The RNA shown here (transfer RNA) has 71 nucleotides and comes from Symbiobacterium thermophilum IAM 14863. The source organism's lineage runs through Bacteria, Bacillati, Clostridia, Symbiobacteriaceae and Symbiobacterium thermophilum. Rfam family: tRNA. Rfam describes the family as follows. Transfer RNA (tRNA) molecules are approximately 80 nucleotides in length.

RNA sequence: UGGGGAUUGGGGUAACGGUAGCCCGCCUGACUCUGGAUCAGGUAGUCUAGGUUCGAAUCCUAGAUCCCCAA
Numbered sequence: 001u002g003g004g005g006a007u008u009g010g011g012g013u014a015a016c017g018g019u020a021g022c023c024c025g026c027c028u029g030a031c032u033c034u035g036g037a038u039c040a041g042g043u044a045g046u047c048u049a050g051g052u053u054c055g056a057a058u059c060c061u062a063g064a065u066c067c068c069c070a071a
Stems, first nucleotide, its partner, number of pairs: 001070007010024004018054001025043006047063005
């Protein structure tokens, strides 16, 4: 410098353009002599800025960070 890929709660991972889900974690409660396990409830998220669309995590443009390949 050119090409390709990834980015979603605290962590991991899904999601035909149509209510953002699951697992772990964390918090509260039940159970327990205590802890753990189990059960019930709660918590918090689409990398950024524009555009298209009735409607965008998803499509388009530009940018950011990280990874890979070539030179």